[in-house]
RNA sequence: CUCUUAUUCCGAGUAGGCGGAGGGACAGGCCCGAUGAAGCCCGGCAACCGGCCGAUAUGGCACGGUGCUAACCUGCAGAGGAACAGAUUGUCCUUCUGAUAAUAAGAG
Numbered sequence: 001c002u003c004u005u006a007u008u009c010c011g012a013g014u015a016g017g018c019g020g021a022g023g024g025a026c027a028g029g030c031c032c033g034a035u036g037a038a039g040c041c042c043g044g045c046a047a048c049c050g051g052c053c054g055a056u057a058u059g060g061c062a063c064g065g066u067g068c069u070a071a072c073c074u075g076c077a078g079a080g081g082a083a084c085a086g087a088u089u090g091u092c093c094u095u096c097u098g099a100u101a102a103u104a105a106g107a108g
Base pairs, nucleotide, nucleotide: 001108002107003106004105005104006103007102008101013042016041017040018039022032023031024030026075027074028073029072043069044068045067048065049064050063051061052060053059076098077097078096079095080094081093083091084090085089
């Protein structure tokens, strides 16, 4: 990097330390940021893999390997619903699914 499977709701420092200008995947919005961004450490959350406990469980622990720790809208494709205009379509709103993206485990 590619493929497969599962998950993306919830949860976790608004007063931890270092650091110093960016960040929210991408694009457009909209926002966060010197009252301190990214990153690193610490703390925390979760429980995918391993481990342990357990008679078992869709159970428990959180020891190891990761992950996560502001919030949001639209996007590309398909299906459904509502409203309006009007005639077989357009505008707009909305729901779901997929795609994209992220993470884990496995394979190449």
Molecule: SAM riboswitch aptamer (S box leader)
Organism: Sporolactobacillus shoreae